[in-house]
RNA sequence: CGAUCAUCCAGAGCGGCCGAGGGACGGGCCCGUUGACGCCGCGACAACCAGUGGGGCGAGCUGCCUGAUCGAGAGCAGCCCGGCACAUGGUGCCAAUGCCCGAGACGAUGAGAG
Numbered sequence: 001c002g003a004u005c006a007u008c009c010a011g012a013g014c015g016g017c018c019g020a021g022g023g024a025c026g027g028g029c030c031c032g033u034u035g036a037c038g039c040c041g042c043g044a045c046a047a048c049c050a051g052u053g054g055g056g057c058g059a060g061c062u063g064c065c066u067g068a069u070c071g072a073g074a075g076c077a078g079c080c081c082g083g084c085a086c087a088u089g090g091u092g093c094c095a096a097u098g099c100c101c102g103a104g105a106c107g108a109u110g111a112g113a114g
Base pairs, nucleotide, nucleotide: 001114004111005110006109007108008107013042014041015040016039017038021031022030023029025102026101027100028099043094045092047091048090049089050088051086052085053084054081055080056079057078060076061075062074065071098106
C1' cells in the first nucleotide's frame, strides 16, 4: 500500500495555543469571535485486536476410580461470553444516530490475506 471481513441509535471533557470557519458530498438543520474546527497536555470512555482473570459449553487429550464397553468427576486443549471483569500493551474515541434526508465505485474505525 492493500484484497477481504466486522461495526457505525451504547459510552465518555477539562485546560493551554491558534483565529474562521466546521459538521466528508447535495439539501436541511445545527456548532462557532461567550473562540468552534484543528494542534498539544491531562483526564475519561470501552468499540476492535492482544493479554490476564472469571464464567459457560464440551468430551478431543491426559490422569484417577470402578469393572466391562459403561460410570463419575478433575486438569488441559478447543469454542463461546453485547447474557463478564480489568484499562496492562496496540489502535480508537469523548455535540447532535455516520446530526437528519438523499446518492454511492461514499466515509470513518478496527482487524488483515498478500